[in-house]
């Protein structure tokens, strides 16, 4: 010193000038209302403020805000090795244990296939069990014979070591064992089970018996465990302006008892109570709690206005401390857009800084090569808040440091 | 800004509980015809796109992209 990898950090140009955009806060010509005082509208000016790591996709988890205080079963969704962390999380740290890379590193929805159910196209004898060729043992028919048997065929039986077919074939090699064979034996891995050791745990390395039974897919259905009430600032909550509180249709609007006034009476009236009740809260069902005379559906008609929610927050920067680490809790110091179809710009401008290539000058060092300095030429990405936060994902630029592999050069 | 849905052949749909993915219309040839059409033979042409799970993905899961759709108030 270069290429490739890998991981990790900060940054996302900076001043001016000229033209301009959006909120704030004060001052405020000129109008306009009133006797006045004051008000009301506000050209114009001061001053100070104005995007991001992803502001984004809306993938998860919140706050908040309304609906029972958020209730019960069911159901349906999430998640899913241990241990922390943390308002919570599918997030993040730290381990296990697998995979993948030569490493440096990454990457994993990693619980149960010994509950049941389900699937495995095509190939193939057989996909949860199996004899297609093979091997071996009988019997029988030919043919051959050195008469000891041998071959083809053929029946019957034995075998899961070979061949073959698949992505997968019921433990893998090796030995002994058999008629051939096979955990049938044996020994070393694998598996399972028990036991003690180490570990908080997931797990690990040992030891001892089993003698293989019980393959694979749960990102199939499902089965365990944990977790989820639904909806979203167009949530909500106040105030204004305005219409035809219109028209069709469905469903309910019910029934008792009854103080109270009215009444000569008979009745009438109907506070309250019971019971019942379509729908609402409830946007999966069902209880079951509560509102409860009105409610849904289509069609029409009006308004296209304020003000609030609305940014002081699980904030943010630094800084010792505990902690492998996420991260906690102390202490100091800052406040940093609030908004509505929505502003944060634009310029063949200057100047400076930042890469890249190339000259040219100057240092160091034995050397490869390194450094500083001028000049010119070129580059500078991705995108933009819209209640607020924690993170995950996906878009991007160049720097910088750490590691790893290989290459080239000097000593 | 929120909430939902869908992505197959130039258009319009299917179908497939994971095992070679269809049909009408068009679009090419060819065949009839003086010629065009129409019939009739016949052919091209696809599962948006990237990981992943499975022997095997259109389909499950996940992630990007592109497309549609509801949502104000008042009575």
């Nucleotide at each position: 010193c270069g290429a490739c990898g890998c991981c990790g950090u900060a940054c996302a140009g900076g001043c001016g000038a000229u033209c301009g955009c959006c909120g704030g806060u004060c001052c405020g010509g000129a109008g306009c209302c009133u006797c006045a005082c004051g008000g009301c509208c506000g050209a114009g000016g001061a001053c100070g403020g104005g995007a991001g790591g992803a502001a984004a996709g809306u993938c998860c988890g919140a706050g908040c805000u309304c609906c029972a205080c958020a209730g019960a079963g069911c159901g349906c969704g999430a998640u899913g090795c241990c241990g922390g962390g943390u308002a919570a999380c599918g997030c993040c740290c730290g381990g296990u244990g697998g995979c993948g890379g030569g490493a440096a590193c990454g990457c994993c929805a990693a619980g149960g296939a010994a509950a049941g159910u389900g699937c495995a196209a095509c190939a193939g004898a057989g996909a949860g069990a199996g004899a297609c060729c093979g091997c071996c043992c009988g019997g029988c028919c030919u043919g051959c014979u050195u008469c000891g048997g041998c071959a083809c065929g053929u029946c019957g039986g034995g075998u899961a070591a070979g061949g073959g077919u698949g992505a997968a074939a019921c433990g893998g090699c090796g030995g002994g064992g058999u008629a051939a064979g096979a955990g049938c034996c044996c020994a070393c891995c694998g598996c399972g089970u028990c036991c003690a050791c180490g570990g908080u745990a997931a797990c690990g390395g040992g030891g001892a018996c089993g003698g293989c039974a019980g393959g694979g897919c749960a990102g199939a259905c499902c089965c365990c465990a944990u977790c989820g009430g639904g909806a979203g600032c167009a949530a909500g909550g106040c105030c204004a302006c305005g219409u035809a509180g219109g028209c069709g249709g469905g469903c309910a609007u019910g029934c008792c008892c009854g103080a109270u006034c009215c009444g000569c009476a008979a009745g009438g009236u109907g506070a309250g109570g019971g019971u019942g009740g379509a729908g609402g809260a409830c946007g999966g069902c069902u209880c079951g709690u509560u509102c409860g005379a009105g409610c849904c559906c289509g069609c029409g008609g009006g308004u296209a206005g304020g003000c609030u929610g609305c940014u002081c927050g699980a904030g943010g920067u630094c800084g010792g401390c505990a902690g492998c680490a996420a991260u906690g809790a102390c202490g100091a110091c800052c406040c940093u857009a609030g908004a509505g179809g929505a502003a944060u710009g634009a310029u063949a401008c200057g100047c400076c800084g930042c890469c890249g290539c190339g000259g040219c000058g100057g240092g160091g060092g034995c050397g490869a090569c390194c450094c500083c300095g001028c000049c010119a030429c070129g580059g500078a990405a991705c995108a933009g808040a819209a209640c607020u936060c924690g993170g995950c994902u996906u878009a991007c630029g160049g720097a910088c440091g750490a590691c790893g592999u290989c290459g080239a050069c000097c000593a | 800004g929120c909430c939902c849905g869908c992505g197959c052949a130039g258009c319009u749909c299917g179908a497939c509980u994971g095992g070679c993915c269809g049909a009408g219309c068009g679009c090419c040839c060819g065949c009839c015809u003086u010629g065009u059409a129409c019939c009739c033979g016949g052919g091209a042409g696809g599962c948006u796109c990237c990981g992943g799970u499975u022997c095997g993905a259109u389909c499950c899961c996940g992630g990007a992209c592109g497309c549609g759709g509801g949502c104000u108030c008042c009575a």
This is a predicted complex of two RNAs, RNase P RNA and transfer RNA, with 486 nucleotides together. The prediction has a mean pLDDT of 78. It holds a member of the Rfam family "Bacterial RNase P class A".